This is a predicted structure of a 306-nucleotide RNA (Bacterial RNase P class A) from a Chlorobiota bacterium. The prediction has a mean pLDDT of 76. The RNAcentral record of the sequence draws on ENA. It is recorded under the gene name rnpB. The organism belongs to Chlorobiota, within Bacteria. Rfam family: Bacterial RNase P class A. Rfam's curators write: Ribonuclease P (RNase P) is a ubiquitous endoribonuclease, found in archaea, bacteria and eukarya as well as chloroplasts and mitochondria. The family's RNA type in Rfam is ribozyme.
RNA sequence: UAAGUAAAUUGCCUUAUCGCUGUUCAAUUUAUUGAAUGGAGGAAAGUCCGAACACCAUAGUGCAACAUAGUGGUUAACAGCCACCAGUCGUGAGAUUAGGAAAAGUGCAACAGAAAGAAUGUACAGGUAAUGCUGUAGUGAAAUCAGGUAAACUCUAUGUGGUGCAAUGUCAUGUAAACCAACGUUUGAGAGUUGCACGCUCGAUGUUGGAGGGUAGGCAGCUAAAGUGAAUUGGCAACAACUCACUCAGAUAAAUGAUAGGGACUCUUUUGAGUACAGAAUUCGGCUUAUAGAUUUACUUACAUA
Numbered sequence: 001u002a003a004g005u006a007a008a009u010u011g012c013c014u015u016a017u018c019g020c021u022g023u024u025c026a027a028u029u030u031a032u033u034g035a036a037u038g039g040a041g042g043a044a045a046g047u048c049c050g051a052a053c054a055c056c057a058u059a060g061u062g063c064a065a066c067a068u069a070g071u072g073g074u075u076a077a078c079a080g081c082c083a084c085c086a087g088u089c090g091u092g093a094g095a096u097u098a099g100g101a102a103a104a105g106u107g108c109a110a111c112a113g114a115a116a117g118a119a120u121g122u123a124c125a126g127g128u129a130a131u132g133c134u135g136u137a138g139u140g141a142a143a144u145c146a147g148g149u150a151a152a153c154u155c156u157a158u159g160u161g162g163u164g165c166a167a168u169g170u171c172a173u174g175u176a177a178a179c180c181a182a183c184g185u186u187u188g189a190g191a192g193u194u195g196c197a198c199g200c201u202c203g204a205u206g207u208u209g210g211a212g213g214g215u216a217g218g219c220a221g222c223u224a225a226a227g228u229g230a231a232u233u234g235g236c237a238a239c240a241a242c243u244c245a246c247u248c249a250g251a252u253a254a255a256u257g258a259u260a261g262g263g264a265c266u267c268u269u270u271u272g273a274g275u276a277c278a279g280a281a282u283u284c285g286g287c288u289u290a291u292a293g294a295u296u297u298a299c300u301u302a303c304a305u306a
Base pairs, nucleotide, nucleotide: 001302002301003300004299005298006297007296008295009294010293012263013262014261015260016259017258018257020039021038022037023036024035025034026033027032041277045288046287048286049285050284051283052282053164054163055162056161060198061197062196063195064194065160066159067158068157069156070084071083072082073081074080085099086097087096088095089094100155101154105153106152107149108148122137123136124135125134126133168220169219170218171217179210180209181208182207183206190202191201192200227246228245229244230243232241233240234239264275265274266273267272
């Protein structure tokens, strides 16, 4: 200098005017005004995995079903992440793997080939009393009590409640705890616990079903969080502990913006056009997918110079 590998940050900038919204304070004609201070992501996407939280709810046992799969660590937990080992790819930095078991059993392998499993005998050679008994060639990914394949069924080991903020709680309003049928009232109808069975619990103006009536509004849940940043210590690392500092959306049919001027970059003959992927809805840890560019750090290979 060129080409790569792994990771991190950012992802148009600035000024003015007006508008929307959360919180705090003050005033006040009580729903308005003023001031201060905040207001969309690294993926908010997908809804794939795991949880927190809420309710069912007050225990299990067995079978089934589903999930995971080298060894160890980390974490609230995980199919995540980190390290080591193994396989495959790469000159290498590195990348990637649903990485246990094929003598417990069943299945699968087109075409070619004589024949694809206890099945078969093409050509040549050797040998025998006789026989594919032995070897070579040929076909094929694989050819002699065969090997391969389990992201085929299966086996082994370990593990697993369900539903989801439209959860749930509370207040107000309103109607019809009224009508019909069946079963039942401790000799227990029915309901509940992923599915089934047993068990357990609840259960009496009961339970299930039918037809019909009223409501669909407010508040909470709703953002201080397993939170973010920095130093130190421990650890190869992921990560953990301690100390200090900070508070960064909570809308409710959906706010987080609009207009104008200037600048930066890219394209165009000019006028001019454009500026990646894309927008919260209970929250968090991951995975996957999309992403114009710009900047930085470490490492690898090739060439050249000193």